The prediction has a mean pLDDT of 83. Large-subunit ribosomal RNA, domain VI from a Candidatus Woesearchaeota archaeon, 241 nucleotides, folded computationally. NCBI's taxonomy places the organism under Archaea, Nanobdellati, Candidatus Woesearchaeota. Its Rfam family is "Archaeal large subunit ribosomal RNA". On this family, see Yusupov et al., Science 2001: "Crystal structure of the ribosome at 5.5 A resolution". It was read from a public genome assembly.

[in-house]
Context: one part of a larger RNA
RNA sequence: UGUUAAUUGUCUGAGAGGAAGGAUCACUUAGUACGAGAGGAACUGUGGUUCGGCGCCUCUGGUCGACCAAUUACCUGGCAAGGUAGGUUGGGCAGCUACGCGCUAGGGGAUAAGUGCUGAAAGCAUCUAAGCACGAAGCCCUUCUCGAAAAGAGACAUAGAACUCCCAUAGAAGAUGGGUUUGAUAGAACAGAAGUGUAAGUUCCAAGGCAACGAGGAAUUAAGCUUGCUGUUACUAAUCG
Numbered sequence: 001u002g003u004u005a006a007u008u009g010u011c012u013g014a015g016a017g018g019a020a021g022g023a024u025c026a027c028u029u030a031g032u033a034c035g036a037g038a039g040g041a042a043c044u045g046u047g048g049u050u051c052g053g054c055g056c057c058u059c060u061g062g063u064c065g066a067c068c069a070a071u072u073a074c075c076u077g078g079c080a081a082g083g084u085a086g087g088u089u090g091g092g093c094a095g096c097u098a099c100g101c102g103c104u105a106g107g108g109g110a111u112a113a114g115u116g117c118u119g120a121a122a123g124c125a126u127c128u129a130a131g132c133a134c135g136a137a138g139c140c141c142u143u144c145u146c147g148a149a150a151a152g153a154g155a156c157a158u159a160g161a162a163c164u165c166c167c168a169u170a171g172a173a174g175a176u177g178g179g180u181u182u183g184a185u186a187g188a189a190c191a192g193a194a195g196u197g198u199a200a201g202u203u204c205c206a207a208g209g210c211a212a213c214g215a216g217g218a219a220u221u222a223a224g225c226u227u228g229c230u231g232u233u234a235c236u237a238a239u240c241g
Base pairs, nucleotide, nucleotide: 008157009156010155011154015146016145017144021051022050023049024048025047026046027045034039052104053103054102055101056100060098061097062096063095067091068090069089070088071087072085073084074083075082076081093228106142107141108140109139114134115133116132117131163241165179166178167177168176185237186236187235188233189232190231191230192229193227194226195225196224201220202219203218204217205216208213
C1' cells in the first nucleotide's frame, strides 16, 4: 500500500516455529514372582542427581569508572578541603550476573512393527479378504511463541486519536509503556532504609625534648559523608497549544 471505507481497541485462529526435554540413581514393589539351590526380576508409586531449556536476584558468590575510608607522588602558600595518576589498597547498596534460586508433568486420538477376536474364499485351517480390539521415546491434539496480506484479505465493539512536553518496567534511531495541574511522571527538599566506619574543630593523654615542638591515642561521635532505593510534600518542570 491493500483488505469498499475515518480511527482506535478487544478477539478468532488458517498457518508457521520449538526438542523442551534427555539420561541416570536410590527406595518401594521384594529377597517377592521364578528357581532344587546358587541366585534373582518387573508393572506401579516416591525421592534425588546430571546434561539441556525458560525465567529470576530473596539467599550465597562475582562485579560495581554511584559512594565511603586508608595511603603514595605532584599541584592548589600552610591547616582544612580538593585536583591529577580508574595511582594503590579495604569495603560496597541498586543494577547486571552464576558459582545462586524457581519451573521444566500427565492425558487423549489415529497408527508402525507386532499381538489378537470373529471369519470365509478353500465344509478344515487361517489376525484379513468384509468386520472388530490392542499396540511406541515416534505422528496429531492438549502446552508455549508468532500469527487478518488467511486475495475465500475474518468477527465484535468503538468518538476519539496523534504531535509537542515530563519520564521509564522501554530503548541505537523509530518504536513500546507511564504521566501531563481533576497531577506524585521526573527533579528538588524532608523522612526512612542502605553503604562506609567514627569527620572537622576543641579538650585531654603521649615516646621524647632545655625549650619550641611532637608521630600517635582517647572523648565529644553508631559520628561525618553519600545514595540510581522506598515514602511524604506541588517547591520546580509537565504551562499554553